[in-house]
RNA sequence: CCGUGCAGCCGGGACGCUGGAGGUGUCCUGAACCCGAAAUCCUCCAAAACGCGGGGGUGAUGCCGCGCCGAGGGCCCUCGACUCUGGGUCGGUGCUCGCCGCUCUGGUGUUGACGAGCGGAUCCCGGGCAACGAGGGACUGUGAACCUGGUCAGGCCCUGACGGGAGCAGCCAUAAGCAGGCCCCCUCGGGUGCAUUCGGGGGCUUCCGCCCCGAGCCAGGGCAGCGAGAACUCCCACGGAAGUGGGCUCGACGCGCGGCGCACGG
Numbered sequence: 001c002c003g004u005g006c007a008g009c010c011g012g013g014a015c016g017c018u019g020g021a022g023g024u025g026u027c028c029u030g031a032a033c034c035c036g037a038a039a040u041c042c043u044c045c046a047a048a049a050c051g052c053g054g055g056g057g058u059g060a061u062g063c064c065g066c067g068c069c070g071a072g073g074g075c076c077c078u079c080g081a082c083u084c085u086g087g088g089u090c091g092g093u094g095c096u097c098g099c100c101g102c103u104c105u106g107g108u109g110u111u112g113a114c115g116a117g118c119g120g121a122u123c124c125c126g127g128g129c130a131a132c133g134a135g136g137g138a139c140u141g142u143g144a145a146c147c148u149g150g151u152c153a154g155g156c157c158c159u160g161a162c163g164g165g166a167g168c169a170g171c172c173a174u175a176a177g178c179a180g181g182c183c184c185c186c187u188c189g190g191g192u193g194c195a196u197u198c199g200g201g202g203g204c205u206u207c208c209g210c211c212c213c214g215a216g217c218c219a220g221g222g223c224a225g226c227g228a229g230a231a232c233u234c235c236c237a238c239g240g241a242a243g244u245g246g247g248c249u250c251g252a253c254g255c256g257c258g259g260c261g262c263a264c265g266g
Base pairs, nucleotide, nucleotide: 001266002265003264004263005262006261008058009057010056011029012028013027014026015025019045020044021043022042023041033055034054035053036052062260063259064258065257066256067255068254072250073249074248075247076246077245079243082240083239085237086236087235088234091233092232093231095229096228097227098226099225101223102222103221104220105219106218107217108216115212117210118209119208120207121206123201124200125199126198127197128194129193130192132189133188134187135186136185137184139180140179141178142177148173149172150171151170156165157164158163
């Protein structure tokens, strides 16, 4: 120096998961062999684990160690736009409603306002009457092959005869039933009526009438005050939170320095 085999290497890191480690997952770096499975997951572990199964490649532009830089991640602290919930009602803004005062306009009022009194109605309860409805009675009509009544032709039965008896059809009447009519009577009913029914209650809402008093009353607008309500703003408390600043920590890529096999054969 060459060949073969072994060892090593063929990406790394943060978060997450886990008792812990690696992988699948998310992200960063940036270019790095292929295939298969992997989240109620896969493979593992005690100075340990830095994946599993199958196949392939490879020697200093490569691998290992240390330092620097630092993409990015994690933790803590400060501030924090904005925001959820609860509270305060101090203050402010405009709005709505109520009360009171002042003022303006319109209407009404000595042909009597407001107010007070009396009576009645409106309201409630009970009765009465009427109307309506339902049922029943009464009324009218109809209504029985026989088992209803009267009269009973014919026929039948008894009798020597006179005479007598039961009785079908027919006719008349009627029972139950059916139908009619709403005139009369009774009972019952209720989102019926009573201006012109009776008794009781309640009340001053509304209306009417009478009487007393004697000047206000009603509606709307403006201003100021008080009270209430909802909204916005303000203040306080526990939180959430994009983001700002600081600290700690892990740390890819990159840069610098150092190191780099073992066995056999030729």
Molecule: Bacterial large signal recognition particle RNA
Organism: Planctomycetota bacterium